[in-house]
Molecule: Guanidine-I riboswitch aptamer
Organism: Nitrosomonas eutropha C91
RNA sequence: AUUACUUUGGGCUAGGGUUCCGGCUUUCCAAGGGAAGUGACUGGUCCGAGGGCCCGAGGCUUCUCCAUAACGAAGCGCCACGGAGGGAUAAAAGCCCGGGAGAU
Numbered sequence: 001a002u003u004a005c006u007u008u009g010g011g012c013u014a015g016g017g018u019u020c021c022g023g024c025u026u027u028c029c030a031a032g033g034g035a036a037g038u039g040a041c042u043g044g045u046c047c048g049a050g051g052g053c054c055c056g057a058g059g060c061u062u063c064u065c066c067a068u069a070a071c072g073a074a075g076c077g078c079c080a081c082g083g084a085g086g087g088a089u090a091a092a093a094g095c096c097c098g099g100g101a102g103a104u
Base pairs, nucleotide, nucleotide: 005058007057008056009055010054011053012052015047016046020044021043022041023038024037025036026035027034028033059076060075061074062073063072079099081102085097086096087095
């Protein structure tokens, strides 16, 4: 140097925990229920990928056009090993710092 819009929105998934719901345990009760604990509870809500999936929007290239713009049509979007630590939220994480440090 190869090195880039390495763009962006949404729906999911792998994964993640425990505010809420449910489950379970203990306990109180006027038997309707209440309280505390528990995620070494499959779950619902919830969080959720740069390097996972899908759909869209912009962007770029070419054509059409006397020329530019707009509209339209076709196409492009490759690759991607990776901590420790910290941060948010109730909490954690493949979330965010971060395609970072570093390695090749």